[in-house]
RNA sequence: ACAACGGAGAGUUUGAUCCUGGCUCAGGACGAACGCUGGCGGCGUGCCUAACACAUGCAAGUCAAGGGGAAAGAUCACUUCGGUGGUUGAGUAUACUGGCGGAUGGGUGAGUAACGCGUAGGCGACCUGCCCUUUUGCGAGGGAUAACGCCGAGAAAUUGGUGCUAAUACCUCAUAAUGUUGUACAGAUGCCUGUCUGUAUGAUGAAAGGUGCUUUCGGGUACUGCGAAAGGAUGGGCCUGCGUUCCAUUAGCUGGUUGGUGAGGUAACGGCUCACCAAGGCGACGAUGGAUAGCUGGUUUGAGAGAGUGAUCAGCCACACUGGGACUGAGAUACGGCCCAGACUCCUACGGGAGGCAGCAGUGAGGAAUAUUGCGCAAUGGAGGAAACUCUGACGCAGCAACGCCGCGUGGGGGAUGAAGCUUUAUGGAGUGUAAACCCCUGUAAGCAGGGACGAACGGCGGUAAUUCGCAAGGGUUAUCGUGUGACGGUACCUGCAGAGUAAGCUCCGGCUAACUCCGUGCCAGCAGCCGCGGUAAUACGGGGGGAGCGAGCGUUGUCCGGAAUUACUGGGCGUAAAGGGCGUGCAGGCGGCAAGGUCAGUCAGAUGUGAAAGGUCCCGGCUUAACCGGGGAUGUGCAUUUGAUACUGCCUUGCUUGAGUUCGAGAGAGGGUAGUGGAAUUCCCAGUGUAGCGGUGAAAUGCGUAGAUAUUGGGAAGAACACCAGUAGCGAAGGCGGCUACCUGGCUCGCAACUGACGCUGAGGCGCGAAAGCGUGGGGAGCAAACAGGAUUAGAUACCCUGGUAGUCCACGCUGUAAACGAUGAGCACUAGGUGUUGGUCCCGUGUUCGGGAUCGGUGCCGCAGUUAACGCAUUAAGUGCUCCGCCUGGGGAGUACGAUCGCAAGGUUGAAACUCAAAGGAAUUGACGGGGGCCCGCACAAGCGGUGGAGCAUGUGGUUUAAUUCGAUGCAACGCGAAGAACCUUACCGGGGUUUGACAUCAUAGCGAAGGUUGUAGAGAUAUAACCGUCCUUCGGGACGCUAUGACAGGUGCUGCAUGGCUGUCGUCAGCUCGUGUCGUGAGAUGUUGGGUUAAGUCCCGCAACGAGCGCAACCCUUGUCCCUAGUUGCCAGCGAUUAACGUCGGGGACUCUAGGGAGACUGCCGGUGAUAAACUGGAGGAAGGUGGGGAUGACGUCAAGUCCUCAUGGCCCUUACAUCCCGGGCUACACACGUGCUACAAUGGCCGGUACAACGAGUCGCGAUACCGCGAGGUGGAGCCAAUCUCUGAAAACCGGUCUCAGUUCGGAUUGCAGUCUGCAACUCGACUGCAUGAAGUCGGAAUCGCUAGUAAUCGCGGAUCAGCACGCCGCGGUGAAUACGUUCCCGGGCCUUGUACACACCGCCC
Repeated sequence: ACAACGGAGAGUUUGAUCCUGGCUCAGGACGAACGCUGGCGGCGUGCCUAACACAUGCAAGUCAAGGGGAAAGAUCACUUCGGUGGUUGAGUAUACUGGCGGAUGGGUGAGUAACGCGUAGGCGACCUGCCCUUUUGCGAGGGAUAACGCCGAGAAAUUGGUGCUAAUACCUCAUAAUGUUGUACAGAUGCCUGUCUGUAUGAUGAAAGGUGCUUUCGGGUACUGCGAAAGGAUGGGCCUGCGUUCCAUUAGCUGGUUGGUGAGGUAACGGCUCACCAAGGCGACGAUGGAUAGCUGGUUUGAGAGAGUGAUCAGCCACACUGGGACUGAGAUACGGCCCAGACUCCUACGGGAGGCAGCAGUGAGGAAUAUUGCGCAAUGGAGGAAACUCUGACGCAGCAACGCCGCGUGGGGGAUGAAGCUUUAUGGAGUGUAAACCCCUGUAAGCAGGGACGAACGGCGGUAAUUCGCAAGGGUUAUCGUGUGACGGUACCUGCAGAGUAAGCUCCGGCUAACUCCGUGCCAGCAGCCGCGGUAAUACGGGGGGAGCGAGCGUUGUCCGGAAUUACUGGGCGUAAAGGGCGUGCAGGCGGCAAGGUCAGUCAGAUGUGAAAGGUCCCGGCUUAACCGGGGAUGUGCAUUUGAUACUGCCUUGCUUGAGUUCGAGAGAGGGUAGUGGAAUUCCCAGUGUAGCGGUGAAAUGCGUAGAUAUUGGGAAGAACACCAGUAGCGAAGGCGGCUACCUGGCUCGCAACUGACGCUGAGGCGCGAAAGCGUGGGGAGCAAACAGGAUUAGAUACCCUGGUAGUCCACGCUGUAAACGAUGAGCACUAGGUGUUGGUCCCGUGUUCGGGAUCGGUGCCGCAGUUAACGCAUUAAGUGCUCCGCCUGGGGAGUACGAUCGCAAGGUUGAAACUCAAAGGAAUUGACGGGGGCCCGCACAAGCGGUGGAGCAUGUGGUUUAAUUCGAUGCAACGCGAAGAACCUUACCGGGGUUUGACAUCAUAGCGAAGGUUGUAGAGAUAUAACCGUCCUUCGGGACGCUAUGACAGGUGCUGCAUGGCUGUCGUCAGCUCGUGUCGUGAGAUGUUGGGUUAAGUCCCGCAACGAGCGCAACCCUUGUCCCUAGUUGCCAGCGAUUAACGUCGGGGACUCUAGGGAGACUGCCGGUGAUAAACUGGAGGAAGGUGGGGAUGACGUCAAGUCCUCAUGGCCCUUACAUCCCGGGCUACACACGUGCUACAAUGGCCGGUACAACGAGUCGCGAUACCGCGAGGUGGAGCCAAUCUCUGAAAACCGGUCUCAGUUCGGAUUGCAGUCUGCAACUCGACUGCAUGAAGUCGGAAUCGCUAGUAAUCGCGGAUCAGCACGCCGCGGUGAAUACGUUCCCGGGCCUUGUACACACCGCCC
């Protein structure tokens, strides 16, 4: 201190959605490694690989109180001066004998799948040195042997012989029991294969001394040592229950094997070993075999359950070069012992020897990778010793490494509308940024200087006191005083000094995922965890700036857990996503009705023991804090023992009848098997009749037939299958079963009673059945028909179609064992609304008795509620709600493949992977799009017509080619007489050449000069340059306007990107559609509305309807045209009146008419009949100038085509800047083997030519239209009236009509081409204009395949005007004149609209895909 501290998701399959499902990410961890970077300290950690090999040093010794016992040196004595002896050194050193210890400590994880480990027990089957307690004893003798001396062998290691000597070494004897053991008897006790106690009597069996003190020399005494016995403690040995990885593509294993008896062996039980006997033992609850692995406390992760792991620390085990073996000992089958064998290394005199770092350091090797050949025994612990003490790479410390965890610092405060630099910019600014500078402070860490620990407690020695043993001496123990001990280390810590001075990086910034811009690059270079970025505007690459995150670290890689409910115990599934076995039967197993009694195994509760320590957790405490460390508590889900409870389960016993079954009575049925039998059809054979074809197909051919087919009649043969009945009818477990009859036989249903008494359900293996095809043997063979042949089809046609045709199909026997064997739905039981068919029974009622109704049991369908499902759907025949059992699934591909095993005659079946590869594969539903799907409908879409194009010549545009250039764009419809409503120069963007560089053009600044400029001359192709002359503005005198020169900002670009854009436009399409709000439905994408029944030109309107409304479209409103009215009446008009003329609105005049141009009226399915739902509407009619949108125009929804245009304009970005800008001259855009589009003119008689006659409308005009007149054949010229226009002019309209001529021809058609001569415009018609005259007179005689326009004032045909424009139209835009034909109809072609259906398409069929 006290219940509990605890659960997040995201990206990625699609056009979008929901689901399934995999992949990937965010978190945590690490004995790590790598990259970049790196200040300090504390505490930890550090060969995961080669149990690979090891140089060198050290890691286990100690005891002198067991027996021996030196030397150097010093010193004394002697001396032959060579030396010898004594003392000391010293009972010291060292070896040896002996004792104890080398079985602990330390290392490693190779082996081991095991009683090895963990946990709980047992030993009535055991051992235990040193330590503790108790009792007791230690008597008497003996013989050796190392060392040592002498003599040898050997290179060495080592070793032989001989001689001497001691012991706590060795041996003998004595004594002895609660020892061991034999016999006999008695008792007690127990958890009952025993244990304990007592008595009697045998046998056997011990020892060692040492030191101190004292002594009367006998001994005594203390300590220590030794022996015996009993007990304790500690440590071990053995046995048992339970737990402990993967593979069944390992299914059978086993001969000491399993048990018994006896013996041996062991500390001890035991086949542990042996002899004999028996034939057992283990195994699907996984034996045996193979693979992998030390196990645990713990540790990492996780909410937990789990999953992974077993470094450091701790427990256990195993190992010590590899394999084997024992010895010694309390303990070993012994890491630093021995023996043998092997491999390797080393020494060698070649005869032989030596060695074992998985101890601490260290070396080599391996590897991505892991440290010093350090200090010390001061502490803790250990060995020996009485002790001092010695030894101790255990350990304590230090060193190296950011390897981990923790702590600290690299400064703090102030400081600008904000420096510089850098970045960016819309050029104004913004950001970096209080950041810096600068001012004021502080002093951690590092540095320097001074001081300076804790860890030290013991122990020894000397004293004092108490106590204990002893007669005493003396010893032991305790307390206390003095003395002495530190590797770390002069370290921690404290104090002082100086100075912001010495100390910041790494990764990331497309989403997930916090953080954005510029430049470079241009599917390149590169990035990437997944999705994916990069092909000229990259927040995704690289760099810069800025930002985000973490911080002495940050990233990357690897591994583990998590997320992953993605193996699902907690906590998943199997109709269609992966997944129900093809079906039955049934052993084992699992599960199991009602009642009672017993038991208490499971289950539940309490108690006890255990669950080591460390760790984790809570509290307290110690290092300045933390990490780290210490103390205490709680926990430890487990196991065992024990005491209870008895509902449930189990077990035992006794009953019961409802589950299950039996008997009896009925019933239906293509249930199965065998034998027989029937008719129709087909084919074949025979005979008759009969003649030229038959057959077959989309059409044909092969084929059959004059040797008589097909057809038809009669007779015969053979095999197979059973029309109608026949039905989401019946039966069967499934496969499957169909003429009729008989026999044999299985199952099922219903009904009434009786009987048995849980006998049941499921079912791994096993066994059986199991369509078609196929296989074997033998039959059979009519038809059909793989293979095969021929004929067709076709680009081909190994197919579809046709003619033939063999296996096979049929039967018997045997194999095969699979199917979309499907309800893609395992079996059983129970429960949970109904409605309506049908089939088999039974009962009741009505009665029409071959009929109807009701109830109930069994089967089989449809619809539907709740519920369920991802949805579709299922829904008492569940895919609902529960229980029981079995089978199966875990991303796609590889692959139901390979290998193995097994079955099969074979074909093949069953079982059944991996490497590698992808980020998906998939289910259901949605919206579109599409379909050689369906339905309905529309459009000059087809059809019916009229006229064209495609052939000719020419014009014009395009492609191509050519060129110095032939500027550029437009390219199916929807480019191609298009941009261009008009390229000789200009235009002009192109080419060649010649010039200019603040510029041809705009704005501004600074400085200087000057009007600008014009005329003439010169050079030049010109631009331009230059000379002369002329010209010289305003002013407040500062200057200003304008121009030139120079400089700087800048100009300029028809250069690029229409795939960066705005705007504008085309197109589907004037098609009838496209949407929204609210509501409702759906998990959702979405649906509904907008679908449906009618109707319309129309989503137009009406009705219905979970929709109700609304918007953009449609329609209407607008313009024009068609009728009338009103108003107005000039320049227009002229009926009536008048004047005038050759004639004429020419004049007076007039407003009636036409017309002009303002305003109105009129048309609305308004009226009537019919049809229709009485609606909408349609149809017919009346009236009307006009009738159902009257005709024409303008008007173009949401969107599609990255459609077109950067060269109209505007504009982002990029590019050029003495040129990609600009000026000038000349050329080009006009080229020409060719191809295409659009037009014009024609080919002629519905015509050409000549002459005559008539009637328009829209328009335009002063740098203009230009009349009368004159000239010219003409284009035109001269000239100039009139007109700024209802006035004048362009302006004669033409086709038409009248008359004439031509007479079918390359022409009196046609007009190209060419020659000559001209006109006009213009600075200029050569390249390169239009027109005129004369001459020339080409192709062409109506156009192949194909293709275009048009439905009425339309097509066709005829001319006129205008824009552009100096000039130039066959084009374009308008105008009027003349003026048709046809539409039955919607089958087909094309395009479109609506509904519906399929889809593996969504870049949407020009798709996808093999």
This is a predicted structure of a 1410-nucleotide RNA (small-subunit ribosomal RNA) from a Calditrichota bacterium. Rfam family: Bacterial small subunit ribosomal RNA. The prediction has a mean pLDDT of 84. Taxonomically the source falls in Calditrichota (Bacteria, Pseudomonadati).